A computed fold for an 84-nucleotide RNA from a Candidatus Omnitrophota bacterium, annotated as transfer RNA. Model confidence (mean pLDDT): 80 of 100. The organism belongs to Candidatus Omnitrophota, within Bacteria. The sequence was found in a public genome assembly.

[in-house]
RNA sequence: GCGGGGGUGGCGAAACUGGCAGACGCACUAGAUUCAGGGUCUAGCGAGGGCAACCUUGUGGGGGUUCAAAUCCCCCCCUCCGCA
Numbered sequence: 001g002c003g004g005g006g007g008u009g010g011c012g013a014a015a016c017u018g019g020c021a022g023a024c025g026c027a028c029u030a031g032a033u034u035c036a037g038g039g040u041c042u043a044g045c046g047a048g049g050g051c052a053a054c055c056u057u058g059u060g061g062g063g064g065u066u067c068a069a070a071u072c073c074c075c076c077c078c079u080c081c082g083c084a
Stems, first nucleotide, its partner, number of pairs: 001083007010026003019067001028044006046057004060076005
């Protein structure tokens, strides 16, 4: 340089054909249980704002198509594999 795979919460990992984003698991936080710890159970758990109800934003970055994009198109970045 050329070809191909991948990038989604703190981590792993789903999302079928474009149609509720974060399912599910782990970790973590709070509470219950316990003498204590572990285990188990319940609730919570991206970011910003709000006393709260809620609001805004968020799928590596930027742009485009569309009523609607993690998903399709273009450019770029990072990473893995192969070829040279």